[in-house]
RNA sequence: GACUCGUUAGCUCAGUCGGUAGAGCAACUGCCUUUUAAGCAGUGGGUCUGGGGUUCGAAUCCCCAACGAGUCA
Numbered sequence: 001g002a003c004u005c006g007u008u009a010g011c012u013c014a015g016u017c018g019g020u021a022g023a024g025c026a027a028c029u030g031c032c033u034u035u036u037a038a039g040c041a042g043u044g045g046g047u048c049u050g051g052g053g054u055u056c057g058a059a060u061c062c063c064c065a066a067c068g069a070g071u072c073a
Stems, first nucleotide, its partner, number of pairs: 001072007010025004019056001027043005049065005
């Protein structure tokens, strides 16, 4: 320098062919228990790395940039 992949909740990750974003763990509340742990039920938490474009509508398609990983030179 060129190319490929990744960036989504506090953490680890899903999210199909574009139709208003989910799981597990963690946190919080309640139940249970002599207490803790375990178990059960529930609640909150993200405008999806940033900007622009296409579209009635974008996490998803296109362009640029940032960061991380890798391949080649």
Molecule: transfer RNA
Organism: uncultured Clostridia bacterium